This is a predicted complex of two RNAs, RNase P RNA and transfer RNA, with 483 nucleotides together. It holds a member of the Rfam family "Bacterial RNase P class A". It is annotated as a ribozyme.

[in-house]
RNA sequence: UGGGCAGGCCGGGUGAUCGCGGGCGGAAGUACUCCGUUCGAGGAAAGUCCGCGCUCCAAAGAGCACGGUGCCGGGUAAUACCCGGGUGGGGUAACUCACGAAAAGGGCCACAGAAAAUGUCCGCCCCAUUAGUGGGGUAAGGGUGAAAAGGUGGUGUAAGAGACCACCGGCGUUGCCAGCAAUGGCAUCGGCCAGGCAACCUCCACCGGGAGCAAGGCCAAGCAGAGGUGAAGCUCAUCAGAGCGGGGAACUGCUCGUUCCCAUCGAGUCUCGGGUAGGCUGCUAGAGCUCAGCGGAAACGCUGAGCCCAGAUAGAUGAUCACCAAGUUGUUCUAUCGUGGGAUUCGGGAUUUCCCGGGUGCCAUAAUUCGACAGCAGACAGAACGCGGCUUAUAGGCUCGCCCACACA
RNA sequence: GCCCCAGUAGCUCAAAUGGAUAGAGCGAGGCUCUCCUAAAGCCUAGGUUGGGGGUUCGAAUCCCUCCUGGGGUA
Repeated sequence: UGGGCAGGCCGGGUGAUCGCGGGCGGAAGUACUCCGUUCGAGGAAAGUCCGCGCUCCAAAGAGCACGGUGCCGGGUAAUACCCGGGUGGGGUAACUCACGAAAAGGGCCACAGAAAAUGUCCGCCCCAUUAGUGGGGUAAGGGUGAAAAGGUGGUGUAAGAGACCACCGGCGUUGCCAGCAAUGGCAUCGGCCAGGCAACCUCCACCGGGAGCAAGGCCAAGCAGAGGUGAAGCUCAUCAGAGCGGGGAACUGCUCGUUCCCAUCGAGUCUCGGGUAGGCUGCUAGAGCUCAGCGGAAACGCUGAGCCCAGAUAGAUGAUCACCAAGUUGUUCUAUCGUGGGAUUCGGGAUUUCCCGGGUGCCAUAAUUCGACAGCAGACAGAACGCGGCUUAUAGGCUCGCCCACACA
Repeated sequence: GCCCCAGUAGCUCAAAUGGAUAGAGCGAGGCUCUCCUAAAGCCUAGGUUGGGGGUUCGAAUCCCUCCUGGGGUA
C1' cells in the first nucleotide's frame, strides 16, 4: 500500500421564537383559565420469537398426557441468551459453521435398479442337459441411484469372498493417565466392518400449572327479564343436624387428591334479550443509571460513593430560523509524489552534432492533501405495566485489535 | 395493547402421512361450426406455491425468520 477477519461506540450540538404533556408553586383559587419553574422517547421504543417479575385463578398439589430444550462446564431472577472449553467441517491465516442417541424398537427411503438392508439382473465358476436351458456357488467385475454392504496387496479357491494374513481406516471391549466434564492420550483385546433420516415416531437427560395490566382492586352510573336443560337416595337422631352416596364448579386434557356449592322453594349450564363504554388505582425508585475499587481467564459478581431519568389515555415529547461540528458534490488555491516535455549544470563513454546516469529549477497532466467559497443530504423509527435476551429495519460517522500478500528501511 | 388463524394460475378450490412435469372448474386467447352471435367441440397460454434461510438425496408439505390479510378479547 492492497485485500480480509472480528469487536466496541455514536446516531448531531448550542441559542432564540412559537407550540404540546406531566410534577411543583402562585393568582379571590375547589374547578375552568392564566403565570412561573422543572422534567419530557430508542438503539432498536418495532416483531411479540423466547425468558422472568407482578396480578388473579386455591395456598399452585401428585402422576400421566402434551409442549419445549439438547456436545460439556460456568454465568444469571430466568432463558432457546451470554462466556469459556470439546469434537467434526470450511478457510493459507485471522476466524467461522454445525452439534445427544441410528449398536433398544417401530416406520420411511419416490423414480431407476436384481436388490434400499437376512441383496444374484448381467457377468464369473461348478454340475446336469433333450443344447432351449435348469440347479448350485460367488458381492471380485459391469450397470442403476442421492445413497450399494471397509481400502491396498497377498494367501487361498472350481470361481470367489475378512475365509485367512500384512499394512491402513473406522467401530467397540478392558485397563491406566490427564481433565469437574464433554473429551483426549497410551496400551490391550475383538474380523466387529454396523447405509441414511430423530426440524418422523421413539429413547435418554433436564425444564414447564393456566391466563394475562383489556391481569387485578375500589368508586360512580345504568338495566328487564324470558325460555330450555338439570341429580337418587339411604342410615343415625325427638328436633336442629350429622355421615355415606349422587350432581355440579375450581385447580384450563385425563386420573387421583383438596376445597366450595346444590337436590324440585333447584346449584350449575345453554339460547335469546336488556344496561354501561366513566373516574381513581395498578403506574413507574427499578434484577435502575454513572464512577471507582476488589474477585474471576471471561460472561458476570461483590463493595463503596454519587444521581433521579417520560407516564400520555385517541394518546404529549414538535416546528421555524441562526451559528457550530462532521459528511458529500463542484469551483479555486497550497503542498507532495508519479508520468511526459523542453532548459541548465556535473560525472562517465565516444568525440564534430550523440549516448548513459545524477542534481537544480520551469511547463503540462493525473492522484492525494492544508485552506476558502457555494450547493446538497441527514436514515430506521416512535414509549402505553416493567425488565433481560433474540430477530428484523437503519442515512452517515468514530474507534480498538488481528490475519494474509507485496514493497521499502 | 394482548391472544389466535390464514396465504397455491386473474377468481374459487385440490394435491393420502415429503417423491419430482403442482392439477380441476370458471375466466382469457386461438380455431371449428353459423349469414352473425350464443351454446357446443378442439387446442393453447398463464404459478418465484407470500419473501428469505435451513433440515433432507428431494420441500406447497417439516423447522426458523420476515411480510401481508383476517378474526377474537372490557